[in-house]
Formats: sequence, C1' cells, structure tokens
RNA sequence: GCUGGGGUGGCGGAAUGGUAUACGCGAUUGAUUCAAAACCAAUUGCCGAAAGGCGUGAGGGUUCAAGUCCCUCCUCCAGCA
Repeated sequence: GCUGGGGUGGCGGAAUGGUAUACGCGAUUGAUUCAAAACCAAUUGCCGAAAGGCGUGAGGGUUCAAGUCCCUCCUCCAGCA
C1' cells in the first nucleotide's frame, strides 16, 4: 500500500431501517440473617433543581425514521504484497 472483519452503558455482549442498549457480570437500595455469604426484589447511560436536552469511534449524506444503508476520516484485529 491492497483486501476483509470490528469499534454499542462501569465490563462482556445482542439488536430485521421502527421504544437505543435485550441478556449476563458488576454496583446501589431493600428483604432475609445475631452478623455475613448465598438466594430473592427493585433500581442502575450522560447533563440538568425541574421542564427538557444529549447519547452506538468522529464528521457528513440518504430516509418520515439510521447502531443498522452510502461517503470521508480515526482506531483495533487478520490476511496479502
């Protein structure tokens, strides 16, 4: 340099163009316990007092609607030269 595959909450990891984050781990609170562990229940992206706004590597585009399709770039992995 060329080709292919990836980048999504704190972590792993799903998601057919139609509620962004299912599921698991972790965390917090509660219940239980003499106390803990285990088990159970609820909550758990960011900003904000709230209303609301923002958010899938970055920036554009297509679309009523984009994590998903298209373009450019960044970055990681593999192969080829």
This is a predicted structure of an 81-nucleotide RNA (transfer RNA) from a Minisyncoccota bacterium. Lineage of the source: Bacteria > Bacillati > Minisyncoccota. Its Rfam family is "tRNA". RNAcentral records the identical sequence in 2 taxa. Model confidence (mean pLDDT): 80 of 100.